[in-house]
Context: one part of a larger RNA
């Protein structure tokens, strides 16, 4: 690897029970008669759901129906039903609590009440009714009505931001969302102080539609924003007050008492513009409506009738097949064991029906008119209309009219008034300041009947399924997953393995068990098992091409199929770039799901239809099969004429004096619909910000404040004050001792978190461990409130403000924007860019213009290359006695420095500086006397096919590399800017070892055919160990790297010297004299220096000396010369190839082995080898050209952005024709067609639907988006298993024990790892049974599962008592609303106030049961005694922080007595020694110790205060008395048959020991030191910072009642006493911390030794060994 069976998984087909998006009709609200919702409850059994409410899966009545029924649900066990059950409709009755919530309160489903009755004789308890507010009427009783929900339509009142304008203020967004009132089934508007006007026309309330019109407008004249007039159309409806004027009535004024005035009311009258009306004068009772009431009719619940079929084969099953047939006003549609007009239900067409509504006709109540006259009267006033200032409209203040608002002002009265876009005049129209008014139209939370070219379990509604559920958040809120056995449960009877009701194996059901409940098919990722073939020297993008073996099949073939040893070549995919194998993005893999869509506008091109016309739109009608066809509807749009700013004029205008020119138009094709492409406007391909706003939730964490409690061992220090002595004139000051200060000192608890180590996938999303600050203070803590988001709080860190904070969280506007990143999905054809100008708040993005695509055009040969002819020009180079401009030596020489000259002048010198002139050299982008080449322009000619124009659609607008010609830079860069190429991008192949652009060369497809290019031919590795000459010794060199210099490396060619008259080099030998040359020096003798005719002599030759040397000689030596030897030696300059010069980071290397007459180097030839290049042979296609075609003929097919063109497949719709249980669909294997997308075909699997041609329609193709759901690897059998207090043993249970249970030993907290509480959880507690799962292992355990039990109160918390902070709030204030404060009063404990204590008892309660003994409240009765009496006064209640000293329990230590056990291997003891017990409550009684003396009690008087009033309380003066308060102890309680011994019947039993009746104890202290806490104690002392309220109680009176009564007080006896909580964790395994989490978590109790101690270290009671 590959085959085949599987697990695994849950993809596909197929289903639909549930959604979506409609049409039609209905209904458009429930609710104080108590709603929506919701809590409890309720069945024999009853956890949920559904129904119902104590009458509770129900109850009555009528109507229907006709056999079963007792819901989902399937079980037992009961039951009801033809005397009509269940069921189905109408209409009743009931209908616990919460909820508006409503008698008062409240922490929704709970607590207390008043009042009337009832049950009783009271209390107490219990049942019915009633009892909230606010408004309107009413004097009242009293009636009525509102309140609250609930989708969206509607209208009012407030009213945003994001965002567009590429920025941003006016704008936009938008009056959007949004909060807030109100109503109704519609809502709102509405009968002209309207509109319109060109002819002095015209219309005639209002909504709504379609048009006008994207017009007319406005607008930073930006972005946008947008009417109305009229026109067709739906539907159509008009009316009512006020007033003048008349009556009645009641008030007032006045009066010649006859009235009359004025006023309120109450009727009548009256209702408008060619003015009405009132008033006068006439005439009539019609008509018409919007509708009261009744009658009749129609309509109309549940229900009923309701046609047709057989056989035959297959099959598990017929409805399919086949064959025969009916029916049909019925062939919709579901269902039956597969496709059914005639099996069933239905269906089409009939019947039938209370009450209520509706509709129609009739009758009836209510409303409603007319003509003429014009003297006088009415006709809406803080109005209309000016200023100021907003706001509505298209109208942004503008020339702004016209409405509406604030605000300040302010008219007229029919001979008025107002409109008619400033304003005036004519005219024209209407007649304001009061009001009502259907239809035509907006919506669906709901009912029904229905429909879909919607979905079909990752869709569709979040939700097909017990889902707004499970779960997450303090809350606001957020928000899942999850369909399928079979026709039929026939859901496996019986046997086996197994502990086993886990699970399998037969066996049986059944078509099918691989349909077995994890249940239809059942893919893949991943895990496995058999097997065939690799594989253990072998280096990799794992394919691909060649292939030996081996193994399997065959129809027998040079077959087929798996395997692959060995060999060539080969560095993934996407994305983004100038470039990516890149060490730049992204993917762990499987599977499913993911992105350019839809509406409306205009624009272009095709199609079709009519055509100088096209052409309806809203509406209407008709048929009908009903989102349907059709036919009207001409209202309006477009064209048929333009120009020009208009007037206007017109095939022309228009500008202009122009009949000129020019610009723009004419010589005609549009419209309307379908399609497609691309734009705009919308969310506009998808996904993705940080932010903005807007209504809301949060102060259980945390900041800060209010109220009210708590808490802080021990231990040191010793202020102030007092005192006593000293002292001082007096002070002052000095000592002592008392004293007990203090943001005082150490130091536990407690609180903070300094250091440092661990930890860091942790035990802990902040901790542990040692170490550290604070620890009577500005301290910690706890309850129970306050303060909210541009707000809070902050000893101030920008810190908290619920694991969030330079502006919390939730929902919403919202799909916010995103010039940005990222992705973005089937094939093939054909063409095929760009990285460039100029402009840009521009530069990674745009517009235009350049490059591309496709379509359509005709001019005309414009293009494009050569060739010839002319022509412009000033670059390269060249020049400069050809200008400028610079410039080197030199000549000469003005002019100047310098320096001599006895000043000065002249004068002369000069290696200075130097004009100008000469020679000589010589620069220049911005010099030119000169001046190409290549480009360019025009015109001829050839050749060749483009090119031009107009339209549709783009994409580029980051380029980069080599080469050149320049700038910049360093004549620096893989630098950076321009020009020309040309490549790469976008381009494969073949060379360069390997490389984007360098060399060669442009890939349609197939060849195991041939030539060639760059390069190449020793092997690696195709082809020359080729051929000829030469070089190079460095492995130089073998294609990335050198350079100044150096060199007697070596070669080749050259110049010019010696040389057989003996060179050159070696060896022998000489190398002198004058002289020590002069000078000069100390000295200088050839050699320190200076000079110099460096002479001269002797020579074969020898220097006044080429070096060493010496002070200085001396000595060596050298040039020179002779001998020796015997053929070449030398200088110089040049060329090749070597040579040192030569130093870099993975490993030494030329790619490598290697290579030396080469396999280096150079020179010159022949051969061969190399590519997708040419060529051959065969095939596909494009375009052209020529044919009617079929076909040939040329010429092409590299290719990103990107343009264009033909196709595959996916679902669904429609016609045609078809497949299927004799096996569709999907899965899966294998073969096979097409150039591809993909088709077919067969076999297995499945077991019920599918698919073919042709069109149409789309939720129409996926590898990627740190895409989203599932699943499954991987890391890996790895980490870890959570305090290092620790376990061992023996025995019992049991299918199994390291962990259960017992026992015995060890170990461990022991101010806590122990007991006892509040919060908080909520059954976690107790028994019995269980081990899937939860327990970080195991498990017989268990806080785990299933069953069943458990919580008892007058006295314990809490309520029925009080009140703080703070809430809420009748009346009052305040605000657009919503709403914010608020005296009273009401809630509201963390505070006040209150009554019970011992024993005993369960498996689980116990201050609660029982047993004893007590208290407390009310009620009756009875006794006694009394002024009784409150929501009123008054005391008390009612106070802080520190320190001190006294009294002094329990508890503990001890000491004696005393009882009862025990009393031992070795030594001592034997009335010694050990252990363990010797004990009681509350309540009554008594009133001690201490405390208090400026104290407490009793009492007179007086008294102007105490809201009234008091005999009280203050005040003020008296008088008397010693009380006043109080633990403890003592006494009773109480004696106890208890406690404890003993005792053991008899049971249990893990065998260790438990439990235990009966008997029997005549048992033992109501001792004594020590000692302190609570407790007297609201004591005392001192301090400044001066330390809550009300009720209970005491007393005192008022109204008022009171001498039999009632009503207080005491006593006593009976009687009563309600609701809630009580189980169990509670420093934790049961709270908060996602968990059996080393954290957090108020408060009580506090033993022994040592100790100062609550420290520490050991122990005790009791509890534990921390679940591997």
């Nucleotide at each position: 690897c590959g085959u085949a069976u599987g697990g695994g998984g849950a993809a596909u087909g197929c289903c639909u029970a549930g959604g979506c998006u409609c049409u039609c009709a209905g209904a458009g609200g429930c609710g104080a008669a108590g709603a929506a919702g919701g809590a409890c409850g309720u069945g024999a059994u009853a956890a949920g759901c559904u129904g119902c409410g104590a009458u509770a899966a129900g109850c009555u009545a009528c109507g229907g129906g006709g056999a079963u029924c007792c819901g989902c649900a399937a079980a037992u066990a009961g039951g009801a039903a033809u005397u009509g059950a269940u069921c189905c409709g109408u209409a009743g009755a009931u209908u616990u609590c919460c909820g508006a919530a409503u008698g008062g309160g409240g922490c929704a489903a709970c607590c207390c009440a008043g009042u009337g009755c009832a049950u009783u004789g009271a209390a107490g308890a219990u049942g019915c009714a009633u009892u909230a507010c606010u408004g309107u009427a009413g004097c009242a009783a009293u009636a009525c009505a509102g309140a609250g929900c609930a989708a969206a339509c509607c209208c009012a009142g407030g009213g945003a931001a994001c965002u567009g304008a590429a920025a941003c203020a006016u704008c936009u967004a938008a009056g959007u969302a949004c909060c807030u009132g109100g109503a109704g089934g519609a809502g709102g508007a509405g009968a002209a102080a309207a509109c319109a006007a060109u002819u002095u026309a015209g219309u005639g309330a209002u909504u709504g539609c379609g048009c006008a019109a994207g017009u007319a407008g406005u607008g930073g004249c930006g972005a946008g924003c947008g009417a109305a007039c009229g026109c067709g159309c739906a539907a159509g409806a008009g009316c009512c007050c006020a007033a003048a004027c008349c009556u009645g009535a009641c008030u007032a004024g006045u009066u010649a008492c006859g009235g009359c005035u004025a006023g309120u009311u109450a009727g009548g009258g009256g209702u408008u513009a060619u003015a009405g009306g009132a008033c006068c004068u006439u005439a009539a009772c019609a008509u018409c409506g919007a509708c009261u009431a009744c009658a009749c009719a129609a309509u109309g619940a549940a229900u009923u009738u309701g046609a047709a079929c057989u056989g035959c084969a297959u099959g598990g099953g017929a409805a399919g097949g086949c064959a025969g047939g009916c029916c049909a006003a019925a062939g919709a549609g579901g269902g039956u064991g597969a496709g059914a007009g005639c099996c069933c239900c239905g269906u089409a067409a009939g019947a039938g029906u209370a009450a209520a509504g509706u509709u129609g006709u009739g009758u009836u109540a209510c409303g409603u008119a007319g003509a003429g006259g014009u003297a006088u009267c009415c006709u809406g006033a803080g109005u209309a209309g000016g200023g100021c200032g907003g706001g509505g409209u298209u109208g942004g203040a503008g020339a702004c009219g016209c409405c509406c608002c604030g605000u300040u002002u302010g008219a007229a009265a029919u001979u008025g008034c107002c409109a008619g876009c400033a304003c005036c005049a004519u005219c024209u129209g209407g007649u304001a300041a009061g009001g009502c008014u259907a239809a035509a139209u907006a919506c669906u939370c709901c009912u029904g009947a229905g429909a879909g070219a919607c979905c079909g379990a990752u869709a569709g509604u979040g939700g097909a399924c017990c889902a707004g559920u499970a779960c997450u958040g303090u809350g606001a809120a957020g928000g899942a997953a999850a369909g399928g056995u079979g026709a039929a449960a026939a859901g496996u009877a019986c046997u086996c393995c197994g502990a086993a009701c886990a699970g399998g194996a037969g066996g049986g059901u059944g078509a099918a068990a691989u349909a077995g409940a994890a249940c239809c098919u059942g893919a893949a990722a991943c895990c496995a098992u058999a097997c065939g073939c690799u594989u253990a020297c072998a280096a990799g993008c794992g394919g691909u091409c060649g292939g030996a073996g081996c193994u399997g099949g065959g129809u027998a073939a040079u077959c087929c199929a798996g395997u692959g040893a060995c060999g060539g070549c080969g560095u993934g995919c996407c994305u983004u770039u100038u470039g990516c194998a890149u060490a730049a993005u992204g993917a762990g893999c499987c599977u499913a799901c993911g992105a350019g869509u839809u509406a409306c506008u205009g624009u272009c091109a095709c199609u079709g239809g009519c055509g100088a016309g096209g052409u309806u739109a809203a509406g209407g009608g008709u048929c009908u099969g009903a989102a349907g066809a059709u036919c009207c509807g001409c209202a309006g749009c477009c064209g048929a004429a333009g120009c020009g700013a208009a007037a206007g004029c017109g095939a022309g205008u228009c500008u202009g004096a122009a009949a000129a020119g020019g610009g723009c138009g004419c010589u005609u094709a549009g419209u309307c619909a379908g399609u497609g492409g691309g734009a705009g406007u919308a969310g506009a391909c998808g996904c993705g910000a940080a932010a903005c706003u807007u209504u809301g939730u949060g102060a259980u964490c945390u900041a800060c404040c209010c109220u009210u409690g708590g808490u802080c061992a021990g231990g040191a220090u010793g202020a102030a004050g007092u005192u006593c002595c000293g002292g001082u004139a007096a002070c002052a000051c000095g000592g002592g001792a008392u004293g007990g200060a203090g943001g005082u000192c150490c130091g536990a608890a407690c609180u903070a978190g300094u250091a440092a180590a661990c930890g860091u996938u942790g035990a802990a999303a902040a901790g542990u461990u040692u170490u550290u600050g604070g620890a009577u203070g500005a301290a910690c803590u706890g309850a129970g409130g306050g303060u909210a988001g541009g707000g809070g709080u902050g000893a101030a860190a920008g810190g908290c403000u619920a694991a969030u904070c330079a502006a919390a969280c939730u929902g919403a506007g919202a799909a916010a924007u995103a010039g940005c990143u990222c992705g973005u999905a089937c094939u093939c054809c054909c063409c095929g860019a760009a990285a460039u100008g100029c402009u840009u708040u521009u530069a990674g993005g745009a517009g235009c213009a350049g490059u591309g695509u496709g379509g359509a055009g005709g001019u005309a040969g414009a293009g494009u290359u050569u060739a010839g002819u002319a022509c412009a020009g000033g670059u390269a180079g060249a020049g400069c006695u050809a200008c400028c401009a610079a410039u080197a030596g030199g000549a000469c020489u003005a002019g100047g420095g310098g320096g001599a000259g006895u000043c000065a002048c002249a004068u002369c010198c000069u290696a200075c500086c130097a004009a100008a002139u000469c020679c000589u050299g010589a620069u220049g982008a911005a010099c030119u006397c000169c001046g190409a080449a290549u480009g360019g322009u025009a015109c001829u000619a050839a050749a060749u096919a483009u090119a031009c124009u107009c339209u549709g659609c783009a994409a580029u607008g980051a380029g980069g590399g080599c080469a050149u010609g320049g700038g910049u830079g360093c004549u620096a860069a893989g630098g950076u800017c321009c020009g020309u190429g040309u490549c790469c991008g976008a381009g494969a192949g073949g060379g360069a070892a390997a490389g984007a652009a360098c060399c060669c060369a442009g890939a349609c497809c197939u060849a195991c055919a041939g030539c060639u290019a760059a390069g190449g031919u020793c092997c690696c590795a195709a082809a020359a160990u080729c051929u000829a000459u030469a070089c190079u010794a460095a492995g130089u060199u073998g294609a990335a790297c050198u350079a100044a210099g150096g060199c007697g490396g070596u070669u080749c060619a050259g110049u010019u010297g010696c040389a057989g008259a003996g060179a050159c080099a070696g060896c022998c030998a000489g190398g002198a004299u004058g002289u020590u040359u002069g000078c000069u020096u100390g000295g200088a003798a050839g050699c320190a220096g200076c000079a110099a005719u460096u002479c001269a002599u002797u020579u074969a030759a020898a220097g006044a000396g080429u070096g060493c040397g010496u002070a200085a000689c001396a000595g060596c030596u050298c040039a020179c010369u002779g001998g020796u030897c015997g053929a070449g030696c030398g200088a110089c300059a040049g060329a090749g190839c070597a040579u040192c010069g030569a130093u870099a980071a993975u490993a030494a290397u030329c790619g490598g082995g290697c290579a030396u007459c080469a396999a280096g180097u150079a020179u010159a030839g022949u051969a061969c080898c190399g590519a997708a290049g040419c060529u051959u042979a065969g095939g596909a296609u494009u375009c052209g050209u020529a044919g009617c075609a079929a076909u040939a003929c040329g010429a092409g097919u590299g290719g990103u952005a990107g343009g264009g063109g033909a196709g595959c497949a996916u679902u669904c719709u429609a016609a045609c024709a078809g497949c299927g249980g004799c096996g569709a669909a999907g899965c899966u294997a294998u073969c096979u067609g097409g150039u591809a997308a993909u088709g077919g075909a067969u076999g297995g699997u499945g077991g019920a639907g599918c698919a073919g041609u042709u069109a149409g329609a789309a939720a129409a193709g996926c590898a990627a988006a740190u895409g989203u759901a599932g699943g499954c690897a991987u890391a890996a059998g790895u980490a870890a298993c959570g305090a290092u207090a620790a376990g061992g043993c023996a025995g019992g249970u049991g299918a199994g024990a390291a962990c259960c249970c017992u026992g015995c030993c060890c170990a461990c907290c022991g101010a806590u790892a122990g007991a006892c509480u509040a919060a908080g959880g909520g059954u976690u507690c107790c028994g019995c049974g269980g081990c899937a799962a939860u327990g970080c292992u195991a498990a017989u355990c268990a806080a785990c599962c299933g069953c069943g039990g458990g919580u008892a109160a007058g006295c314990c918390g809490g309520g029925a008592c009080c009140u703080a902070a703070g809430g809420c709030g009748a009346a009052g204030c305040c605000g657009a609303a919503a709403g914010g404060c608020g005296a009273a009063g009401u809630u509201g404990a963390u505070g006040g106030a209150c009554g019970a204590u011992g024993g005993g008892u369960u498996a689980a309660u116990a201050u609660u049961c029982c047993c004893a003994u007590g208290c407390u409240g009310g009620c009756u009765u009875a006794a006694u005694g009394a002024g009784c009496g409150a929501u009123g006064g008054a005391g008390a209640g009612a106070a802080g922080g520190a320190g001190u000293a006294g009294u002094g329990a329990c508890a503990g230590u001890u000491c004696c007595g005393c009882g009862c056990c025990c009393a031992g291997a070795c030594g001592a003891a034997a009335u010694a020694g050990g252990g363990c017990g010797u004990u009681a409550a509350a309540a009554g009684g008594u009133g001690u110790a201490g405390g208090u003396a400026u104290a407490g009690g009793c009492u007179u008087c007086g008294u102007a205060g105490u809201u009234a009033a008091a005999u009280g309380c203050g005040c003020g003066a008296g008088g008397c008395u010693u009380g006043c308060u109080g633990a403890a102890a003592c006494c009773c309680a109480a004696c106890a048959g208890u406690a404890c011994c003993u005792g053991g019947a008899g049971g249990c039993u893990u065998c260790g020991g438990c439990c235990g009746a009966a008997g029997g104890g005549a048992u033992a202290g109501a001792g004594g030191a020590c000692g302190u806490a609570a407790a007297c104690a609201g004591a005392c002392u001192u301090c400044c910072g001066a330390g809550a309220a009300a009720a209970u109680c005491u007393u005192c009176u008022a109204a008022g009642c009171g001498u039999u009564a009632a009503u207080c007080a005491u006593u006593a006896a009976g009687c009563u006493a309600c609701c809630c909580g009580u189980a169990c964790c509670g420093c934790a395994a049961a709270c908060c911390g996602a968990c059996a989490c080393a954290g957090g978590u108020a408060g009580u109790c506090a033993a022994g030794g040592a100790g100062a101690g609550a420290a520490u270290c050991c122990u005790g009671a009791g509890g534990u060994g921390c679940u591997c």